The prediction has a mean pLDDT of 79. A computed fold for a 102-nucleotide RNA from a chicken gut metagenome, annotated as THF (Tetrahydrofolate) riboswitch aptamer.
[in-house]
């Protein structure tokens, strides 16, 4: 004087979840964790509360009661939806001391 690591975050993928609405987002409390160490904010993450709030279509089948045609209910497979969920990959990522590496 230079650099390397955290939480996280984006994009891409694979394989789920939901689509009978859960999960994502927002507001509030309250708690936790947050480069090797102290403090620590911006951000996350757990709860609890609160407002709102959604995109389905299509094909194959199973089926109660009823004459039949349908059929309440129900299984699957496609394409899609959802600021969806973990994994991989790639990118991006500590202000302040003090450590580390050169």
């Nucleotide at each position: 004087c230079a650099g390397a690591g955290u939480a996280g975050g984006c994009g891409c993928u694979a394989c789920g979840c939901g689509u009978u609405a859960a999960g994502u987002g927002c507001c509030g409390g309250c708690g936790g964790a947050u480069g090797g160490g102290a403090a620590g904010u911006u951000g996350c993450c757990g709860u609890c509360g609160g407002a709102c709030g959604a995109a389905a279509a299509g094909c194959c089948g199973g089926a109660a009661a009823c004459g039949a045609a349908g059929g309440a209910c129900u299984g699957g497979c496609u394409u899609g939806c959802g600021g969806u969920g973990u994994g991989g990959c790639g990118c991006c990522g500590c202000g302040u001391c003090c450590g580390c590496u050169g």

The model forms 94% of the base pairs in the Rfam consensus. The sequence is in RNAcentral, with records from MGnify.